[in-house]
RNA sequence: AUCCAUGUAGCUUAACGGUAGAACGCUAUCUCUGCAAGAUAGUAACGGCGGUUCAACUCCGCCCAUGGAUU
Numbered sequence: 001a002u003c004c005a006u007g008u009a010g011c012u013u014a015a016c017g018g019u020a021g022a023a024c025g026c027u028a029u030c031u032c033u034g035c036a037a038g039a040u041a042g043u044a045a046c047g048g049c050g051g052u053u054c055a056a057c058u059c060c061g062c063c064c065a066u067g068g069a070u071u
C1' cells in the first nucleotide's frame, strides 16, 4: 500500500428490509436468623457520517477500530 472478515446492553451473543430478543451481570422487593439459591419486577445496546427505501442492525458508499492475508 492492496484485499478480506468482524463491530449490537457491563460481558457472551441472536435477529427474512417491517415492535432490537436471550443468558450471565446489575438494581429493587419477597423468601431466610443471616448468606447463598429461588420468585417477581426493573435497568441497559445496533461503531460514526451519508445514500437507497414508505420503512435499514440488515442493502450501498466513505471513515474509524480490531483481527487476518499478500507485498
Base pairs, nucleotide, nucleotide: 001070002069003068004067005066006065007064010024012022013021018054025043026042027041028040029039030038047063048062049061050060051059
A computed fold for a 71-nucleotide RNA from Ruminococcus sp., annotated as transfer RNA. The sequence is in RNAcentral, with records from ENA. Taxonomically the source falls in Ruminococcus (Bacteria, Bacillati, Bacillota, Eubacteriales). Its mean pLDDT, the model's own confidence on a scale to 100, is 82.